A computed fold for a 594-nucleotide part of an RNA from a Candidatus Muiribacteriota bacterium, annotated as large-subunit ribosomal RNA, domain I.

Context: one part of a larger RNA
């Protein structure tokens, strides 16, 4: 020395737990912010480095509900307190709320730094405190050039809007490569990522100038199906529809113009054209014609509507139209009939109900045996709209918090449903009729050149954009996938709309052939921290004594570490380097072989 055996050390695997994660389903919410937000910096405790809390009124103040004994965050001492006159605590509405930060009086290297004005306090013009003073934009108001009216500027003013954060969803704009094609150039990844503006709780689309095809359909989204078809494609890789059928879920609507009235404004025009008709009268800057501006009117494609004119039909009262009588028009109010704040007008209160935001009742077990402990096992009950979990010294329906089920709000929110209120009709409605008017223009469409449509210029229609042309008004346009006849079918060039749908940073409630510390989040412990990087970034390791600290007084070795005993515990080989406690590796002891 090697082999084994026992015994240890050392290591921290494993099995056992879970405060932490994953992912899922319902409902909520879908924002916050100049009323100063998201995020921090700095204070703040008797004692106080951190963390949470809060903010110079600072682990806190003040009301109002809840609640019922202890309280003085995490986190223990040791002091000094509150508190059944209801304290902590928990909920709801308030105060206060240093500095930064959009950051906004001016600066500026963020968390400093310096001012104007007014007012407080002070001798004080020091110095301290409070309030104010960014920009833009829209309304109102007051001013006010060139230029006479006026405009432009200006100066004021409105808790007046905006600004900036936010996870992912939505709409727009601007727009890659890696990659595939087994190279690459059309081509595709991909209108993906990525930047960038905007916006809402959903966005975005919507109410045919759609589609079809001889039949007909009837905004607009999503789902299935047609279909991996028809198609497009270095006809390669590969992209890929549509009608149409089946669900979801429905909701239709308002201008523009033609006409009429009023008002500004310029034009024109002069005593008689007009001044609703008829007849007297009266008046005469009135009338006309142009633009704007308001009200009325009006919204369609079996073409609508305006004008005129006939006819029908029709709740009451009053006003006004230059006077009187008549017609016609116009308005006003009662009163009836519908409606309504999600589009079609728009604002608020009240009332009930209902749900969130703290809670509250909530059944029924004893005794004996092991044990360190009983919930275990035995005997023998009892409760269940409650046998759901979780804890308690081992495994509890009947110990405790719960659960089933019942109930609850001073105060603040939402949602429904009445009611106030608001709003249209009823002096308007229909029909017929000829012709007049009007029916969204630099648009439609053309040419050339580009995007978009599944469709790569193709035979390429359709949408959209540049440049460069340029119509039509119903006897009109447009589509129907090249054009052209018929047919046939809609109505652009203005505008609004709920649901069905997409997400999920956040909030409750519940689940889980999800994970249990090298796993699940990067993070179960004070983690985006330590640490790395000049940055931009990049980024760990680290769970577990007991049932309860009862965390070992006091003795002996030792300088101490640490150990020996004593005590504690059910254990101490549970002693804090603490549950188990593998293997490598490293020891003592000792058989065997050399």
């Nucleotide at each position: 020395a090697g082999c084994g055996u026992a015994c240890g050390g050392u290591g921290g695997a494993u099995g056992c737990c879970u405060u932490g994660g994953c992912g899922u389903u319902g409902a909520g919410a879908g924002g916050c912010g100049a009323a100063g937000a998201a995020g921090g910096a700095c204070g703040u405790g008797g004692u106080a480095a951190g963390c949470u809390g809060c903010g110079a009124a600072a682990a806190g103040c003040u009301a109002c509900g809840g609640g019922g004994a202890g309280g003085c965050g995490c986190a223990a001492g040791c002091a000094a307190c509150c508190c059944u006159u209801g304290a902590u605590c928990c909920g709801u509405a308030g105060a206060u709320g240093u500095c930064c930060g959009a950051a906004u009086g001016g600066g500026g290297g963020a968390a400093c730094c310096c001012g104007g004005c007014a007012g407080a306090u002070g001798a004080a013009g020091a110095a301290u405190c409070u309030g104010u003073c960014a920009c833009u934009u829209u309304g109102c108001a007051u001013u006010g050039a060139a230029c006479a009216c006026a405009u432009a500027g200006a100066u004021g003013u409105a808790a007046a809007a905006g600004a900036g954060c936010u996870a992912a969803c939505c709409u727009g704009g601007u727009g890659a490569a890696g990659u595939g094609a087994a190279a690459c150039a059309u081509c595709u990844c991909a209108g993906u990522a990525a930047c960038c503006a905007g916006a809402g709780g959903a966005a975005a689309a919507u109410a045919a100038a759609u589609c079809a095809a001889a039949a007909g359909a009837g905004a607009u989204u999503c789902c299935g199906g047609a279909a991996g078809u028809a198609g497009c494609g270095g006809c390669g890789a590969g992209c890929g529809a549509a009608c149409c059928c089946g669900g979801a879920g429905u909701a239709g609507u308002c201008c523009a113009a033609a006409c009429c009235a009023c008002a500004a404004u310029g034009a024109u025009g002069u005593c008689a054209a007009g001044a609703u008709u008829g007849c007297a009268g009266u008046c005469g800057u009135u009338g006309u014609c142009a633009u704007u501006g308001u009200g009325g009117g009006g919204u369609a494609g079996a073409g609508g509507g305006u004008u005129u004119u006939a006819c029908c039909u029709g709740g009451a009262a009053g006003a006004g139209u230059c006077u009187g009588c008549a017609a016609g028009c116009u308005c006003u109010u009662c009163g009836a009939u519908c409606a309504g704040u999600a589009a079609g007008a728009a604002a608020u209160u009240c009332u009930u109900u209902a749900u969130a935001u703290a809670g509250a009742a909530g059944a029924a077990u004893a005794a004996c045996c092991u044990g360190g402990g009983a919930a275990g096992g035995u005997u023998a009950a009892c409760c269940a709209u409650a046998g759901a979990a979780g804890g308690u010294g081992a495994a509890a329906g009947u110990c405790c918090u719960g659960u089933a089920u019942u109930c609850g709000a001073a105060a603040u929110a939402u949602a429904a449903a009445g009611a106030a209120c608001u709003g249209a009709u009823u002096g308007g409605g229909g029909u017929a009729a000829c012709a007049a008017c009007c029916c969204g223009a630099g648009u439609a469409g053309g040419a050339c050149c580009g995007g978009a449509c599944a469709c790569g210029a193709g035979a390429a229609a359709u949408c959209c954009g540049g440049u460069u042309u340029g119509a039509a008004u119903c006897a009109g346009g447009g589509u129907g996938g090249a054009c052209c006849a018929u047919c046939a079918u809609c109505c652009a060039a203005g505008a609004c709309u709920a649901a069905a749908u997409a997400c999920u940073a956040c909030u409750c409630a519940a689940c889980g052939a999800c994970c249990g510390a090298u796993a699940g989040u990067g993070a179960a412990g004070c983690a985006g921290u330590a640490c790395c990087g000049u940055g931009a970034g990049g980024g760990a390791a680290a769970g577990g004594u007991g049932a309860a600290a009862a965390g070992g007084a006091c003795c002996c070795c030792g300088g101490g570490a640490g150990g020996g005993g004593a005590g504690u515990g059910a254990a101490a080989a549970a002693g804090a380097a603490c549950c188990u406690g593998a293997a490598a590796c490293c020891g003592u002891a000792u058989g065997c072989u050399u």
Taxonomically the source falls in Candidatus Muiribacteriota (Bacteria, Bacteria candidate phyla). Its Rfam family is "Bacterial large subunit ribosomal RNA".